[in-house]
Context: one part of a larger RNA
RNA sequence: CUGGGCGUAAAGAGUUGCGUAGGUGGCAUAGUAAGCAAAUAGUGAAAGCGUGGAGCUCAACUCCAUACACAUUAUUUGAACUGCUAAGCUAGAAGAUGAGAGAGGUAGAUGGAAUUUCCAGUGUAGGGGUGACAUCCGUAGAUAUUGGAAGGAACACCGAUGGCGUAGGCAGUCUACUGGCUCAUUCUUGACACUAAGGCACGAAAGCGUGGGGAGCGAACGGAAUUAGAUACUCCGGUAGUCCACGCCGUAAACUAUGGAUGCUAGCUGUUAGGGGAAUCGACCCCUCUAGUAGCGAAGCUAACGCGUUAAGCAUCCCGCCUGUGGGGUACGGUCGCAAGACUAAAACAU
Numbered sequence: 001c002u003g004g005g006c007g008u009a010a011a012g013a014g015u016u017g018c019g020u021a022g023g024u025g026g027c028a029u030a031g032u033a034a035g036c037a038a039a040u041a042g043u044g045a046a047a048g049c050g051u052g053g054a055g056c057u058c059a060a061c062u063c064c065a066u067a068c069a070c071a072u073u074a075u076u077u078g079a080a081c082u083g084c085u086a087a088g089c090u091a092g093a094a095g096a097u098g099a100g101a102g103a104g105g106u107a108g109a110u111g112g113a114a115u116u117u118c119c120a121g122u123g124u125a126g127g128g129g130u131g132a133c134a135u136c137c138g139u140a141g142a143u144a145u146u147g148g149a150a151g152g153a154a155c156a157c158c159g160a161u162g163g164c165g166u167a168g169g170c171a172g173u174c175u176a177c178u179g180g181c182u183c184a185u186u187c188u189u190g191a192c193a194c195u196a197a198g199g200c201a202c203g204a205a206a207g208c209g210u211g212g213g214g215a216g217c218g219a220a221c222g223g224a225a226u227u228a229g230a231u232a233c234u235c236c237g238g239u240a241g242u243c244c245a246c247g248c249c250g251u252a253a254a255c256u257a258u259g260g261a262u263g264c265u266a267g268c269u270g271u272u273a274g275g276g277g278a279a280u281c282g283a284c285c286c287c288u289c290u291a292g293u294a295g296c297g298a299a300g301c302u303a304a305c306g307c308g309u310u311a312a313g314c315a316u317c318c319c320g321c322c323u324g325u326g327g328g329g330u331a332c333g334g335u336c337g338c339a340a341g342a343c344u345a346a347a348a349c350a351u
Base pairs, nucleotide, nucleotide: 004322005321006320007305008304012319014202015201017200018199022195023194024193026089027088029086030085031084032083034082035081036078037077038076039075040074041073042072043071050066051065052064053063054062055061092192093189094188095187096185097184098183099182100181104178105177106176107175108174109173110172111155116150117149118148119147120146121145122144126137127136163170164169207248208247209246210245211244212243216242217241221237222236223235224234259318260317261316262315263314264313267296268295269294270293271292272291273290274289275288276287277286300307301306324351325350326349333344334343335342336341
């Protein structure tokens, strides 16, 4: 390479959102003859390989005969298929119109509960913490309680196997701007599609830079315990950080450990959104269609576990990735980064 694979054994890139090259591509008509198929002709050295025979005493070896194979060109013909050209179609795709749901995003405004601190009142000896203590706070008046103020962060109940988003993720309330989705009509365009190497963009937390902010929590650090020790678990404190603006970083068990698209293959039960029917004064209930989201399950698949119309079933197209373990996701080199480091990525050797 071929072949085989990628939920859990090695293997789906964080998302593929946008999309280049490339690959692949719906129905049907006519033409063309590039691919493709057949026939004929030419080339396809010798040696070697295969088969049959012969010679060295056998064999290796050598010799003779012969076949297949491979590659390639030209001509002619051609049913289908692929390609190309022309003119079409509407089942894919997109748009239009009318409805609808939503923590989707960005910015601004605003609300209450709670913690903490401060001020003032009442009040007096404890409080706090633990398995038990102690460090700690408190007669300079704490804890408790009442009133007031400040400031920061997060939004109880509703709340859900719920909803939205490409993923990361998104939750008090209101306003403005804005992205996507679903349903119905079947009106318009007429294959405009799928995937996507490179590329662009986004990307939790932690971390970094500059400037703010700092209530609570809290790496590091200090102290008290525990212990043989205790660089921990527990407790008292507490700095970075957590928050905001701008700019970097680019990684996670970034997980459904399951790439994207399309079609097909039993059902049952919930739930969310929308439509239709029936019913009703109306709502509920009932039947049904579509799109999501869950639980079980036929066939089938799987090493098993399990998956099972949201497939890990049956097929097609495209991309990514894997090839024993350690060495090692390391070294070296390169690219990126302020740094931390990230990405790319071996070998010797051991087994």

Notes
RNAcentral holds the full RNA, with entries from SILVA. Small-subunit ribosomal RNA, central domain from a metagenome, 351 nucleotides, folded computationally. Its mean pLDDT, the model's own confidence on a scale to 100, is 80.